[in-house]
Context: one part of a larger RNA
RNA sequence: GAUGAACGCUGGCGGCGCGCCUAACACAUGCAAGUCGAGCGAGAAGCCACCGACGGAAGUUUCGGCGGAAGACGAUGGCGGAAAGCGGCGGACGGGUGAGUAACGCGUAGGCAACCUGCCCCUCGCUGGGGGACAGCCUCGGGAAACCGGGAUUAAGACCCCAUGAAGCCUUUGGAGCGCAUGCUCGAGGGGCCAAAGGGAACGGCGAGGGAUGGGCCUGCGUCCGAUUAGUUAGUUGGCGGGGUGACGGCCCACCAAGGCGACGAUCGGUAGCCGACCUGAGAGGGUGAACGGCCACAUUGGAACUGAGACACGGUCCAAACUCCUACGGGAGGCAGCAGUGGGGAAUCUUGCACAAUGGGCGAAAGCCUGAUGCAGCGACGCCGCGUGGGCGAAGAAGGCCUUUGGGCCGUAAAGCCCUGUCGGGAGGGAAGAGGGAAGCGACGGUACCUCCCAAGGAAGCCCCGGCUAACUACGUGCCAGCAGCCGCGGUAACACGUAGGGGGCGAGCGUUAUCU
Numbered sequence: 001g002a003u004g005a006a007c008g009c010u011g012g013c014g015g016c017g018c019g020c021c022u023a024a025c026a027c028a029u030g031c032a033a034g035u036c037g038a039g040c041g042a043g044a045a046g047c048c049a050c051c052g053a054c055g056g057a058a059g060u061u062u063c064g065g066c067g068g069a070a071g072a073c074g075a076u077g078g079c080g081g082a083a084a085g086c087g088g089c090g091g092a093c094g095g096g097u098g099a100g101u102a103a104c105g106c107g108u109a110g111g112c113a114a115c116c117u118g119c120c121c122c123u124c125g126c127u128g129g130g131g132g133a134c135a136g137c138c139u140c141g142g143g144a145a146a147c148c149g150g151g152a153u154u155a156a157g158a159c160c161c162c163a164u165g166a167a168g169c170c171u172u173u174g175g176a177g178c179g180c181a182u183g184c185u186c187g188a189g190g191g192g193c194c195a196a197a198g199g200g201a202a203c204g205g206c207g208a209g210g211g212a213u214g215g216g217c218c219u220g221c222g223u224c225c226g227a228u229u230a231g232u233u234a235g236u237u238g239g240c241g242g243g244g245u246g247a248c249g250g251c252c253c254a255c256c257a258a259g260g261c262g263a264c265g266a267u268c269g270g271u272a273g274c275c276g277a278c279c280u281g282a283g284a285g286g287g288u289g290a291a292c293g294g295c296c297a298c299a300u301u302g303g304a305a306c307u308g309a310g311a312c313a314c315g316g317u318c319c320a321a322a323c324u325c326c327u328a329c330g331g332g333a334g335g336c337a338g339c340a341g342u343g344g345g346g347a348a349u350c351u352u353g354c355a356c357a358a359u360g361g362g363c364g365a366a367a368g369c370c371u372g373a374u375g376c377a378g379c380g381a382c383g384c385c386g387c388g389u390g391g392g393c394g395a396a397g398a399a400g401g402c403c404u405u406u407g408g409g410c411c412g413u414a415a416a417g418c419c420c421u422g423u424c425g426g427g428a429g430g431g432a433a434g435a436g437g438g439a440a441g442c443g444a445c446g447g448u449a450c451c452u453c454c455c456a457a458g459g460a461a462g463c464c465c466c467g468g469c470u471a472a473c474u475a476c477g478u479g480c481c482a483g484c485a486g487c488c489g490c491g492g493u494a495a496c497a498c499g500u501a502g503g504g505g506g507c508g509a510g511c512g513u514u515a516u517c518u
Base pairs, nucleotide, nucleotide: 001517002516003515005514006513007512008511009510012387013386014385015384016383017382018380019379020345025343026342027341029340030339031338034089035088036087039086040085046079047078048077049076051074052073054071059066060065096298097297098296105223106222107221108220109219110218111217112216115215116214120211121210122209123208124207125206126205127204128162129161130160131159136153138151139150140149141148142147168193169192170191171190172189173188175186176185177184178183198203224270225269226268231261232260233259236258237257238256239255241253242252243251273295274294275293276292277288278287279286280285300321301320302319303318304317323334324333325332326331351377353376354375355374359373360371361370362369363368390420391419392418393417400411401410402409403408424459425455426454427453428452429451430450434445462507463506464505465504466503467488468487469486473502474501475500476499477498483490484489
């Protein structure tokens, strides 16, 4: 000098940041990923109309009755659109964490003649015909539940079949050019294979080529400590053939060979996410890897695949395990290292807030819906920065305190007093930008910032130190006691070193201490 700090004393305001470093310990509750009715069938509540049996008001009455409203129920039709379902896209992003990992994980520089890429952009072409289901709904049954089974029926841009189809793929026969070993590119002929979806709609669907973006794989170099770890390795190293993948590969398998790595430190053990950066330093270097940005890894622990352009998938599935919960004991449910919040651990780290107004994301033609991403607010002097706690005048100098050689000295222009100002604060009035689109309407923050007026010195100073290092000294108390202390060292009767007071020094809404790095 620095800090994601903590502790002690103290504490007025604002701006911008930051805030579980420990138990990747366990989690109550709410929310955090949906959306599309312009893909599809079906359609609850509610409202309206009409009808039916019920109901019986007003009115009227010769007291027998007549009369028929409201209301409630049911059927049908219409409007209406909830919840659920099929289907599409999204849930692989965004958000969290640092456990694991010493590794092509990361960084950097390259390679892929060994690869993929939904949505988006450009270009070319196509979009014909047919069929059978499954949810839902209905019904029956099983179950405490979670849910499950049988039957019947049904739509689609869901599924299937046929057709058409080459610039595509496979195969085959020739040609041209090129390279980087396997080879690559272009072009011609024959054979074979695969498409599609609607809709009123500026919306879509299918095939192919190119682009953009994102990713996958490979390689050179770099990347902590221990030799009190010296040898290590059996799919191990290579080959041939095959399987597998989007793709190369011992990735996997059969066979064959006996290799591969290692004092230029293999293997083993320990520690650790890596980087841009951050701290320090004149630099070289040393240290760190919070926040922000990039990459990686993980999602209770371990394993696995499915779907998909993309996952081996935090808020998906399956299995196993531990734990928690429900149970009718047969069986089930769950996963905060998302945002808040709780317990626990700890020296220690926040609100179960507001809003989608902005930015961005998902879906949608759009309106819009969703968004604890995000924008804001709250709490905390945790940090940095800014401001204030007043300004001027005011005595050879009040009171009081301390010291004293008793003369006086210091606190000290300090106070009082007079004059003034109004930052912050309090009250009142006005009041944004951030907001884009043809107009209207639309701001969480927020009646905030800011402006004007009024009030009033009124509400706002502490902490550490004063033996030397090191800036700042006296008195009393204590008497190797009580205590101080970073080092040297102080204290045993005059202690500038302990405690208190007066005075002084330093910093100041902070000041000290502790810890850690330079």
A computed fold for a 518-nucleotide part of an RNA from an uncultured bacterium, annotated as small-subunit ribosomal RNA, 5' domain. Its mean pLDDT, the model's own confidence on a scale to 100, is 85. The RNAcentral record of the full RNA draws on ENA, Greengenes and SILVA. It matches the Rfam family "Bacterial small subunit ribosomal RNA". Its family is annotated with ribosome and structural constituent of ribosome in the Gene Ontology.